[in-house]
RNA sequence: UUCAGAUAAAGGCAAACUAAUCAAAAGGUUAGGACGCAAAGUCACAGGUCUAAGGCCAAACGGCUAUGAUAGCUGGACUGCCUCA
Repeated sequence: UUCAGAUAAAGGCAAACUAAUCAAAAGGUUAGGACGCAAAGUCACAGGUCUAAGGCCAAACGGCUAUGAUAGCUGGACUGCCUCA
C1' cells in the first nucleotide's frame, strides 16, 4: 500500500415509533428512541422505488409526466477510524 474484518479497544451513525416543524405529496429537519450499520460518511452518474404541485390528455371519473424525493434498494465515483489473524 492492497485485500480483509474478532465474541478486541477507542470513538461514530441511528430503523420503527412519538412530539414539534417545513412541504402539494413523497419525504426532510430537530428532540426523544435503538432495529440495525465497518463506510448507515459525501455525491442523484446508471438502474430501481415513492410522490404528482405544475404541465399535458379526458365530458367526467381519472390517466401520463420529475424539474420533487430516496445514499438505510442495487451498482458506480470520492473520502475516512481502528486492527487480531
Description:
The prediction has a mean pLDDT of 87. The RNA shown here (c-di-GMP-I riboswitch aptamer) has 85 nucleotides and comes from Domibacillus mangrovi. Of the family's consensus pairs, 95% are formed in the model. The organism belongs to Domibacillus, within Bacteria.